[in-house]
RNA sequence: CCAGUAGCUCAACUGGUAGAGCAGCUGACUCUUAAUCAGUUGGUUGAGGGUUCGAGUCCUUCCUGGCC
Numbered sequence: 001c002c003a004g005u006a007g008c009u010c011a012a013c014u015g016g017u018a019g020a021g022c023a024g025c026u027g028a029c030u031c032u033u034a035a036u037c038a039g040u041u042g043g044u045u046g047a048g049g050g051u052u053c054g055a056g057u058c059c060u061u062c063c064u065g066g067c068c
Stems, first nucleotide, its partner, number of pairs: 001066004007022004016053001024040005046062005
């Protein structure tokens, strides 16, 4: 200096309902598995504090990882 958001990889614009793909689960199809199709579950946004009507987003301290 950069990053931390679902099991994994990542979005979320100028602060205004937290999402996608993969994975998982259920069903269809199939002799069976895989593939394919349909549906669906899953979040204390690393932790504490502050600002604000409202914070993933802004300020601050700390933790973890990466780079110099």